RNA sequence: UUCUUAUCCAGAGAGACGGAGGGACUGGCCCUAUGAUGUCUCGGCAGCGGACUCGUCCAAACGAGUGCUGUGCCACAUCCAGCAAGCCACCGGCUUGAAAGAUAAGAA
Numbered sequence: 001u002u003c004u005u006a007u008c009c010a011g012a013g014a015g016a017c018g019g020a021g022g023g024a025c026u027g028g029c030c031c032u033a034u035g036a037u038g039u040c041u042c043g044g045c046a047g048c049g050g051a052c053u054c055g056u057c058c059a060a061a062c063g064a065g066u067g068c069u070g071u072g073c074c075a076c077a078u079c080c081a082g083c084a085a086g087c088c089a090c091c092g093g094c095u096u097g098a099a100a101g102a103u104a105a106g107a108a
Base pairs, nucleotide, nucleotide: 001108002107003106004105005104006103007102008101013042014041015040016039017038021031022030023029025082026081027080028079043074044073045072047071048070049069050068051066052065053064054063055062056061078100083097084096085095086094087093088092
């Protein structure tokens, strides 16, 4: 990097450095000199894998817990929409599925 599977309306911020853009892309809507994005330190969250503990029956399996471990994450629902279908309605709204993206696990 690619493929497969699962999840994405829950949760969790302070300080230092630095100085202009950022929320993947496009449109909208937002955040931002009351200092964004980013880096570092400390703190935190708990989704997936591992470890351990408990429960259902011993195992397997499933469920719950512990933040111990590998990752991930800590503005806004993946911020909303984007493509297709349906419904209500009348130029807007709702629902479902897909696409794209992110994360984890496995494989190449």